[in-house]
RNAcentral holds the full RNA, with entries from ENA and SILVA. This is a predicted structure of an 831-nucleotide part of an RNA (large-subunit ribosomal RNA, domain II) from Strombidium triquetrum. It matches the Rfam family "Eukaryotic large subunit ribosomal RNA". A reference for the family is Cannone et al. (2002), "The comparative RNA web (CRW) site: an online database of comparative sequence and structure information for ribosomal, intron, and other RNAs", BMC Bioinformatics. Rfam links the family to the GO terms structural constituent of ribosome and ribosome. The family has 88 seed sequences and 107,465 matches in Rfam 15.1.
Context: one part of a larger RNA
RNA sequence: GGGCUAAGUGCGAUCCGGUCAAAAUGGUCUUUACCGACUCGUCUUGAAACACGAACCAAGGAGUCUAACGUAUACGCGAGUGUGAAGGUGGAAAAACCGUCACGCGAAAUGAAAGUGAGUGAUGCCAAAUUAGCAGCAUCGACCGACCGAACUCUCGGGUAAGGUUUGAGUAUGAGCGUGUCCGCUAGGACCCGAAAGAUGGUGAACUAUGCCUGUGUAGGGUGGAGUCAGGGGAAACUCUGAUGGAAGCUCGUAGCGAUACUGACGUGCAAAUCGUUCGUCUAACAUGGGUAUAGGGGCGAAAGACUAAUCGAACCAUCUAGUAGCUGGUUCCCUCCGAAGUUUCCCUCAGGAUAGCUGGGACAAUUGCGCAGUUUUAUUAGGUAAAGCGAAUGAUUAGAGGCCUCGGGGGCUUCUUGCCCUCGACCUAUUCUCAAACUUUAAAUUGGUAAGAACCCAGGCCUGGCUUAGUUGAGGCUCUGGGGCUCAAUGCGUGUCCUUAGUGGGCCAUUUUUGGUAAGCAGAACUGGCGAUGAGGGAUGCUCCUAACGUUGGGUUAAGGCGCCAAACUGCGCGCUCAUCAGAUACUAUAAAGGGUGUUGGUCCAUUAAGACAGCAGGACGGUGGCCAUGGAAGUUGGAAUCCGCUAAGGAGUGUGUAACAACUCACCUGCCGAAUGGACUAGCCCCGAAAAUGGAUGGCGCUUAAGCGCGCGGCCGAUACCCAACCAUCGCUGCGAGAGUGAGGCAGCGAUGAGUAGGAGGGCGUGGGCGUCGUGUCGAAGCCUAUGGCGUGAGCCUGAGUAGAACGGCGUCUAGUGCAGAUCUUGGU
Numbered sequence: 001g002g003g004c005u006a007a008g009u010g011c012g013a014u015c016c017g018g019u020c021a022a023a024a025u026g027g028u029c030u031u032u033a034c035c036g037a038c039u040c041g042u043c044u045u046g047a048a049a050c051a052c053g054a055a056c057c058a059a060g061g062a063g064u065c066u067a068a069c070g071u072a073u074a075c076g077c078g079a080g081u082g083u084g085a086a087g088g089u090g091g092a093a094a095a096a097c098c099g100u101c102a103c104g105c106g107a108a109a110u111g112a113a114a115g116u117g118a119g120u121g122a123u124g125c126c127a128a129a130u131u132a133g134c135a136g137c138a139u140c141g142a143c144c145g146a147c148c149g150a151a152c153u154c155u156c157g158g159g160u161a162a163g164g165u166u167u168g169a170g171u172a173u174g175a176g177c178g179u180g181u182c183c184g185c186u187a188g189g190a191c192c193c194g195a196a197a198g199a200u201g202g203u204g205a206a207c208u209a210u211g212c213c214u215g216u217g218u219a220g221g222g223u224g225g226a227g228u229c230a231g232g233g234g235a236a237a238c239u240c241u242g243a244u245g246g247a248a249g250c251u252c253g254u255a256g257c258g259a260u261a262c263u264g265a266c267g268u269g270c271a272a273a274u275c276g277u278u279c280g281u282c283u284a285a286c287a288u289g290g291g292u293a294u295a296g297g298g299g300c301g302a303a304a305g306a307c308u309a310a311u312c313g314a315a316c317c318a319u320c321u322a323g324u325a326g327c328u329g330g331u332u333c334c335c336u337c338c339g340a341a342g343u344u345u346c347c348c349u350c351a352g353g354a355u356a357g358c359u360g361g362g363a364c365a366a367u368u369g370c371g372c373a374g375u376u377u378u379a380u381u382a383g384g385u386a387a388a389g390c391g392a393a394u395g396a397u398u399a400g401a402g403g404c405c406u407c408g409g410g411g412g413c414u415u416c417u418u419g420c421c422c423u424c425g426a427c428c429u430a431u432u433c434u435c436a437a438a439c440u441u442u443a444a445a446u447u448g449g450u451a452a453g454a455a456c457c458c459a460g461g462c463c464u465g466g467c468u469u470a471g472u473u474g475a476g477g478c479u480c481u482g483g484g485g486c487u488c489a490a491u492g493c494g495u496g497u498c499c500u501u502a503g504u505g506g507g508c509c510a511u512u513u514u515u516g517g518u519a520a521g522c523a524g525a526a527c528u529g530g531c532g533a534u535g536a537g538g539g540a541u542g543c544u545c546c547u548a549a550c551g552u553u554g555g556g557u558u559a560a561g562g563c564g565c566c567a568a569a570c571u572g573c574g575c576g577c578u579c580a581u582c583a584g585a586u587a588c589u590a591u592a593a594a595g596g597g598u599g600u601u602g603g604u605c606c607a608u609u610a611a612g613a614c615a616g617c618a619g620g621a622c623g624g625u626g627g628c629c630a631u632g633g634a635a636g637u638u639g640g641a642a643u644c645c646g647c648u649a650a651g652g653a654g655u656g657u658g659u660a661a662c663a664a665c666u667c668a669c670c671u672g673c674c675g676a677a678u679g680g681a682c683u684a685g686c687c688c689c690g691a692a693a694a695u696g697g698a699u700g701g702c703g704c705u706u707a708a709g710c711g712c713g714c715g716g717c718c719g720a721u722a723c724c725c726a727a728c729c730a731u732c733g734c735u736g737c738g739a740g741a742g743u744g745a746g747g748c749a750g751c752g753a754u755g756a757g758u759a760g761g762a763g764g765g766c767g768u769g770g771g772c773g774u775c776g777u778g779u780c781g782a783a784g785c786c787u788a789u790g791g792c793g794u795g796a797g798c799c800u801g802a803g804u805a806g807a808a809c810g811g812c813g814u815c816u817a818g819u820g821c822a823g824a825u826c827u828u829g830g831u
Stems, first nucleotide, its partner, number of pairs: 039054004055831006065188003069184002072181006080105006087098002109116002121140005142171002144168003147164002151160004191330002194327001198320006209294009220252003223248001227244007256281003261277002264275002296312001298308002333765006343356001345354003357504002360500006371493003375490002377452006387442001388440002394436003399431001401429003406426008456484005461478004467474001507531004512526005536547003551728007561718003564702003570715001572714006584704001595689003599686010616673005622646003628640002652667001656665002729755009766820001768817010784804002787801001790799003
């Protein structure tokens, strides 16, 4: 110093009990107040919808099984493997064991077929200090079969065959077969429910349609056919009158049969067609009983597609049949991770599929680079848009100017034949104005391709048919030799390859570009970003705008947007503008225009003005002349053409009022008083007009006026699930540790990043029925039910207490499935 044992003492996770105390903390329920908050499911670009389903509760209720195939994975054997069967051994019977054959798939392909019928290749990567090198990947050869085939050969029908940018689901020292499981696909009722139809065989004429047979029934009146009688007339034929008579698909009308109107009653009725009143017909093609006949693409029909058993433009029943549906509706527990598409091509394709794309899952190779990139740079290349151009081409197009020739129209002179001159154009020349999706010399920005190394660079050597050269000169090639050397523009990054696979294949919106259209919340495109699939803060409200994307909590800071009150934050500061008997007030966005204003505030230009303007007051405003013409008249002032002179400080052959015409007044113009700025045009800020609609009404409301409006500037503050910090949860990654008797790693510790999500995928869990194994509970009370008992878990759920109840039940492991409901105008029952 260590170990062990015993005793004592101290500390002590945890456990038990007491106190604190029916007290606190906590849990839960009820009520009230404030803030937020639209009903779920569904189809949809889009639903709270004035789109559909849903009154409520319980129970039932929808991806199953079989076969074949594909990927993955596990196991057995392996050039085989699996199944079946004979024989033997064995045993109670089997299994196991020995052993033979048949069949399936595989071990050889190719070709329509006759038929023919494959081998150790090379380079690069992997790949390391050197050598050899499996599998794999890439490139190129070889071989086999099919096809083409120059050429050769012999017995003329074959044989051989170089070569080929032709072709194969081939060869190149096998990898398969069997079984299980997950997922996927196909065929089957095929996730569940649902047609209109089609077919086969039957049953019906008790309803009703029609025929036939046989029965039954049908008041009382009216009208008064034929026939008959009597009388009259008449020569007669015949006729008249009065009776009698009692016919009729005649009439009024009862029963009966029917069913017009009230569009009455009733309309969960008395009734799945009835009741009342009214109405039609009522001796007949009448009404009706019984029997009988006609049967479903058939009957029957005085015909309405009527009727054929409450069914008829093809009855009913059963079966094929769980018919089919590219269509509608529904499709049942939880958490975690990832996460779309509405586009391409094809389809008797447009409500659908296949195909590629986008997605998930799995595997392999790497582990910071030799790889990759919605990025930049450098180099090079492609382009004909924007712009520009038109005194450049093409096409369009304005204006003058000059003009020898040429052409056309008009005119003049003329020697009368084409000569001169004038003029208008065409045309020519130099200019000028304006343009182009299908014009262009020029020509962007953005954009596309390629390259930025080791498979490289430099030097040398060797070879050569074509190409090239005067030329083995170049050019090209080489398994040749030597040298250089891994730095190869920047930046960023968890990358590359393979297998398999669901959903989707209605889209919509915004800025910018763009086509059609008068335009559209219209239709069609391009780039990008969004919504769809997505919440949060702001825009009062809101799928798409602005900010910003989300685990659970606490704290801090901002964004957009705001800061009178509603309502968190300055009735903040400074300078202007604005008065609205309809003020104004925040993008997308929820309208206003042309045109006006002596409202007010700025600006620009031009005038007038101490030689006295402008405004105000006052004075003058004359003569020729009643100018000329016209007119019934016209004297400044209906109209027309003209528009001078004189005197003046100034006064128009007249700016208006006025008259029948004159007159009178006024203005322009001049002067006096006054004593300093004035007039006009244009422009743009706010304000006003322009500005009319149906319930009462919307800067979001109240309200606001040196604003709480509009414009500009400066501070402060408020304000998200954004950002920062901390803790916790989950996922992913990295690092370390890693059992001292066995098992236990699917473990322990630390660090870092991340967390949205419909369709859809994957992983891990919860719950239900049953079988097996194991361990348990139960009349000292199992299950179930009930409960403001408490607890655990993110959750599906689980444990526990009290009550009730009275005979079965549970944990773990494993196998299995008729295994989870809110919806289906779901089914049945209940309320």
NCBI's taxonomy places the organism under Eukaryota, Sar, Alveolata, Oligotrichia, Strombidium.